[in-house]
RNA sequence: AAUCGAAAUGGCACACUUAUUGAAAGAUAAGGUCGCAAAGCCACGGGCCUAAGGCAAUGAGCUAGGGUAGCCGGGCUGCCGAAC
Numbered sequence: 001a002a003u004c005g006a007a008a009u010g011g012c013a014c015a016c017u018u019a020u021u022g023a024a025a026g027a028u029a030a031g032g033u034c035g036c037a038a039a040g041c042c043a044c045g046g047g048c049c050u051a052a053g054g055c056a057a058u059g060a061g062c063u064a065g066g067g068u069a070g071c072c073g074g075g076c077u078g079c080c081g082a083a084c
Base pairs, nucleotide, nucleotide: 004081005080011036012035016031017030018029019028020027021026034070040076041075042074044073045072046071047068048067049066050065053063054062055061
């Protein structure tokens, strides 16, 4: 120094529960602690979830839009420093 990941310090927090919020997916806060070296930030590409509204016939279904960064890729930033 790092494309690497031992240890220590500190950090984050799945499922689930409660409250709030939303049409929903989901989000926020508190508890919780499965895991995480970017599980920090960004929906740019792909995937997945949702579909109040729109299209459709009032149906099946499709979709603008919304969500997911803890699905993957990409971009930006970043703590520590054994081994190699």

A computed fold for an 84-nucleotide RNA from Sporolactobacillus inulinus, annotated as c-di-GMP-I-GGC riboswitch aptamer. The prediction has a mean pLDDT of 88. Taxonomically the source falls in Sporolactobacillus (Bacteria, Bacilli, Caryophanales, Sporolactobacillaceae).